Small-subunit ribosomal RNA from an uncultured bacterium, 1395 nucleotides, folded computationally.

[in-house]
RNA sequence: AGAGUUUGAUCCUGGCUCAGGAUGAACGCUGGCGACGUGCCUAACACAUGCAAGUCGAACGAAGCAUAGGAGACGGAAGCCUUCGGGUGGAAGAUUUUUAUGACUGAGUGGCGGACGGGUGAGUAACGCGUGGGCAACCUGCCUCACACAGGGGGACAACUGCUGGAAACGGCUGCUAAUACCGCAUAGGCGCACAGAAUCGCAUGAUUCGGGGUGGAAAGCUUUUGCAGUGUGAGAUGGGCCCGCGUCCGAUUAGGUAGUUGGUGGGGUAACGGCUCACCAAGCAGACGAUCGGUAGCCGGCCUGAGAGGGUGGACGGCCACAUUGGGACUGAGACACGGCCCAAACUCCUACGGGAGGCAGCAGUGGGGGAUAUUGCACAAUGGGUGCAAGCCUGAUGCAUCGACGCCGCGUUAGUGAAGAUGUAUUUCGGUAUGUAAAGCUCUAUCAGCAGGGAAGAAAAUGACGGUACCUGACUAAGAAGCUCCGGCUAAAUACGUGCCAGCAGCCGCGGUAAUACGUAUGGAGCAAGCGUUAUCCGGAAUUACUGGGUGUAAAGGGAGCGUAGGCGGCAAGGCAAGUCUGAUGUGAAAACCCAGGGCCCAACCCUGGGACUGCAUUGGAAACUGUAUUGCUUGAGUGCCGGAGAGGCAGGCGGAAUUCUUAGUGUAGCGGUGAAAUGAGUAGAUAUUAGGAGGAACACCAGUGGCGAAGGCGCCUUGCUGGACGGUAACUGACGUUGAGCCUGGAAAGCGUGGGGAGCAACCAGGAUUAGAUCCCUUGGUAUUCCCCCCCGUAAACGAUGAAUACUAGGUGUCGGGGAGCAAAGCUUCUCGGUGCCGCAGCAAACGCAGUAAGUAUUCCACUUGGGGAGUACGUUCGCAAGAAUGAAACUCAAAGGAAUUGACGGGGACCCGCACAAGCGGUGGAGCAUGUGGUUUAAUUGGAAGCAACGCGAAGACCCUUACCAAGCUCUUGACAUCCCCCUGAAAUUCAUAUGUAAUGUAUGUUCCCUUCGGGGCAGGGGAGACAGGUGGUGCAUGGUUGUCGUCAGCUCGUGUCGUGAGAUGUUGGGUUAAGUCCCGCAACGAGCGCAACCCUUACCCUUAGUAGCCAGCAUGUAGAGAUGGGCACUCUAGGGGGACUGCCAGGGAGAACCUGGAGGAAGGCGGGGAUGACGUCAAAUCAUCAUGCCCCUUAUGUCUUGGGCUACACACGUGCUACAAUGGCGCCGACAGAGGGAAGCGAAGCUGUGAAGUGGAGCAAAUCCCAUAAAAGGCGUCCCAGUUGGGAUUGUAGUUUGCAACCCGAUUCCAUGAAGCUGGAAUCGCUAGUAAUCGCGGAUCAGAAUGCCGCGGUGAAUACGUUCCCGGGUCUUGCACUCACCGCCCGUCA
Repeated sequence: AGAGUUUGAUCCUGGCUCAGGAUGAACGCUGGCGACGUGCCUAACACAUGCAAGUCGAACGAAGCAUAGGAGACGGAAGCCUUCGGGUGGAAGAUUUUUAUGACUGAGUGGCGGACGGGUGAGUAACGCGUGGGCAACCUGCCUCACACAGGGGGACAACUGCUGGAAACGGCUGCUAAUACCGCAUAGGCGCACAGAAUCGCAUGAUUCGGGGUGGAAAGCUUUUGCAGUGUGAGAUGGGCCCGCGUCCGAUUAGGUAGUUGGUGGGGUAACGGCUCACCAAGCAGACGAUCGGUAGCCGGCCUGAGAGGGUGGACGGCCACAUUGGGACUGAGACACGGCCCAAACUCCUACGGGAGGCAGCAGUGGGGGAUAUUGCACAAUGGGUGCAAGCCUGAUGCAUCGACGCCGCGUUAGUGAAGAUGUAUUUCGGUAUGUAAAGCUCUAUCAGCAGGGAAGAAAAUGACGGUACCUGACUAAGAAGCUCCGGCUAAAUACGUGCCAGCAGCCGCGGUAAUACGUAUGGAGCAAGCGUUAUCCGGAAUUACUGGGUGUAAAGGGAGCGUAGGCGGCAAGGCAAGUCUGAUGUGAAAACCCAGGGCCCAACCCUGGGACUGCAUUGGAAACUGUAUUGCUUGAGUGCCGGAGAGGCAGGCGGAAUUCUUAGUGUAGCGGUGAAAUGAGUAGAUAUUAGGAGGAACACCAGUGGCGAAGGCGCCUUGCUGGACGGUAACUGACGUUGAGCCUGGAAAGCGUGGGGAGCAACCAGGAUUAGAUCCCUUGGUAUUCCCCCCCGUAAACGAUGAAUACUAGGUGUCGGGGAGCAAAGCUUCUCGGUGCCGCAGCAAACGCAGUAAGUAUUCCACUUGGGGAGUACGUUCGCAAGAAUGAAACUCAAAGGAAUUGACGGGGACCCGCACAAGCGGUGGAGCAUGUGGUUUAAUUGGAAGCAACGCGAAGACCCUUACCAAGCUCUUGACAUCCCCCUGAAAUUCAUAUGUAAUGUAUGUUCCCUUCGGGGCAGGGGAGACAGGUGGUGCAUGGUUGUCGUCAGCUCGUGUCGUGAGAUGUUGGGUUAAGUCCCGCAACGAGCGCAACCCUUACCCUUAGUAGCCAGCAUGUAGAGAUGGGCACUCUAGGGGGACUGCCAGGGAGAACCUGGAGGAAGGCGGGGAUGACGUCAAAUCAUCAUGCCCCUUAUGUCUUGGGCUACACACGUGCUACAAUGGCGCCGACAGAGGGAAGCGAAGCUGUGAAGUGGAGCAAAUCCCAUAAAAGGCGUCCCAGUUGGGAUUGUAGUUUGCAACCCGAUUCCAUGAAGCUGGAAUCGCUAGUAAUCGCGGAUCAGAAUGCCGCGGUGAAUACGUUCCCGGGUCUUGCACUCACCGCCCGUCA
């Protein structure tokens, strides 16, 4: 940074799509480790359970506990004494009371804190947030500093006791009591309040300072060790409250909103200002610079993207706000209208003894639900921070950590070296190989991660470590435990095979798939990324595709149909002020984090820390004064006014005129008129049309008339009068920027249409009739209503177009025309200059091109309007207007990948011009009717094999189906390495072939007999049999996989290339133009110059002459000779044959033409303007024909779709079509006589003479591999005779009988002969074919194929015409041009209805 996609191709416009980055993501496949982050986007849905806000005994009373002491009453041990009865002693123990101490427990009074921290984003479009200011209108607990102070009293209430209510929650009554709890009194100033005064300051309400008297109001103690608390006042710090400027989404299909509303005065209220609230007074206030209403949304620092400007976003972190089940309310307090406080109401849940109560996870975990989707009912207060306390300490789901999740970013690993027999396997293959691939195995080495063992931190300033035996370090050990995902037609890096066969499927766009899919599925290989890879969703980018940077509007989407003018925007020359915009300096702010740069810390990185930059902004202040602005003073060139002048279908109103149409009256006059492509309806003998004269009425104004005039546009046309608007020229007296554009508003606005009333000649929607037509609701025609005309009112639209908004300035020329003016001259005028309009051509420039080009679509400026893919749709809904018709404004769902503009090549046109062709015309003869032959369709059939299908299939392939052919059918089975080819092994030398015989329906088979070669003796050749496979074989499919061959346009004159030039390009030019030709043939001209394939010529044949050569041909002359005969000698003159030459070239003459090409005529010549005919077929078109001539890819069959054989079929037959033959007769038929060709063929052949037969033919066998012999008599023509117009003496189908011939065979199914039979048909409808001269027509002859079988085909000669004015029309073709929405190209494209 671009790319794909509209077209046959091109340029442009324009949309769609892709490549990039990002995410709190989700889903699919896969998954080794660690660090740092991050994790309910949905139901502000409901919540079980536990925890999240307490602390202070150094404020207080009481209770309990422990220790110690005292006292009282019990108790009575040891010891001592003993008379053994007891006495003494008084300990332990227990108990009561009291004192002291101690740490503690839970409740209460009291203090501080529960307004922080934590969560969420429902509401909110707002001073909510951001930014910058203000408070002279305010508050601030704890903290810091300063000054001053703390004297002396009083009365209660909890706890507690007793009684008592209730299920419980929770109380009620009585009695007692303490305080840093509560309440007076005293004292107090620089404190508060009210009042009077002075000074200074402020924009102002006012503020500050000083002083005067009056009045009001304080306190609490606790500890004893430092101490901690208390009261008043002032200051600070911190935190808040209120106000203001600017900024902050979409909708006008939301245009009007507001009554405490806007302001004032006075009360009240607040910490404080304020309609914050109330009473009264006034009627204001905000709004097109978007009020109100509706929808959506927490805002920002930032984050993502982008070159930037922008666009999107607001999760985590940080600031602010709002909320705490929903709604409302206040209390306490320094602070709340309070998440884990209170009261009320509502919904929901729970408990209940039914009377009544309890609760609020949007705190941390967790549950249900919703959802595509989001974690543990963890550890610890060790650190940081918070609450409380003098403190120790206690509390802290804040926080620090851990767990789960590839959710994200970053880092590491899954090995490294060597290793060619290029292994095995796999894939492919042209079978040789190639790829996977140094990849693996093998050998050598290493240990990051993970695993095992040992040691073991920092984080902690004395103690104290949840994390954690963690990070990290060391050691031993094993290459072991660790790679997937997507893609491979183009965009876009990377291809082959198989399968599938418009199926299954893919697809982001274009699109792929219908039998050879690089696009589907699989495999192999490859490409990319990598613990991830793809998909989906969303955002930005690319997209200059909303264009501020940075687009457009003649034809692609888009100029309002026109004007006036409001708001608004923009605005001439000069001067000196001001400083709002503008520029510049300084100051403050722009939180931190983030971003950028530099440095540092975790091994690196991500991440974190430090410093700097930046934060493009806002505010304050100093300065500058060019430009914009503002106010002032002037100017005249913009604009306007005045005066003079002429032009005009400019407008409105009135009057007048003639031509024409129609109607009417009267006259003349008679049978037609009218209308059309042709007719008819119509009108007319009741007198039309025509013609003459008079009258009525309405509408429109011929000629002049002109890319002439006027008007803003719509529009305006006889003449004349009145009123009136504008433009223009001249002049330079006046005003002095008064200008321009113009949202909304207002005005005018063709035709048609609507309403009321007039008018109505002609024309004429609708309608009726007649034609046309398959139909004709059209075109044509005859009638004819509304309308068209006028007055008034409405409608408000048009291809209202120059498809081009208005204004100003500038930018080569040329030439018309309309209106006006100036100058010059030799003046009916000419030349030149100029202002205003209206046209054409054209340069620069612009434009995608077409084109525009001083009347811009050029160069600039200003303002308005409009546009953003096609369809849906100018539709729906809403609103406004309208009597209605409808107009204006004006969407969405859904759907497509295009729609479109300009130009190019071709094709096409019932477009144009020119030209050609048996294309038409002019002629001749046919086809279409009949019978038959032949081919095709259809039908039938076991099969009627298959192909060819408009011309360009149909007497075509097939130059010849009884078997064969043969591909089809039936049957048999015969065969299964095969009927045919190659290779291998074994056996045999006979077998096969051939011949003969028997059997057998045929093939096949069975049986018998006969019968190899060479040799170095090893064997080889050849042949056969058997066996195994490779393979053979296929007229099976695909001519739309192909080669080759062929048809056709068309023997039409075209089709191209190189270089140059033109065009952005496709392309054009050349090849077009003027002539000419059969011809792109030739000449001339020309931005073209040349060249190639075609045309022509060269080739063959035919027409004339010469020459050479004469056998098998010929024979004039000479000779021989026959019934006849080149039969013979001889000759080559002639004919002829076949070799070589000549000849024709517009060469000559005349005229035309351009002094050309060439044309016309003529001479000469056998032939004259390519002499006749043939061969020869450009680039290409038709997916034309052929896989059945042949070849061939792929697919298919393989005891059969191959092979062999017999029989049948291809020959069927109601019918339809094509091509032919024979006819329908007298230009003829028949009989007799009898003349003249050419070109061919002949050995498995042609076959003579002779003989036989009515004949086909038989017999016969001469001659001939042919200028020698044979086929072989040519026929029509001619002569003579007959028939006499008829279904015939025309015509011969069909049928009967008997034959001939070919062949193995003639039934299906050959040809032919004799006799007999004697059908249709009397010249053929619509339609259609061939032919322009030795042609048509007509007549016979030959050949290929072939055993036989032509009316077909290919050739040959004989006889031998008619007509062509001409190119209007039909068909086909060529060139130029024009239109085009076609390019598969008019057999196109495409619209509507129905299914």

It matches the Rfam family "Bacterial small subunit ribosomal RNA". Gene Ontology terms of the family: ribosome and structural constituent of ribosome. RNAcentral holds the sequence, with entries from ENA, Greengenes and SILVA.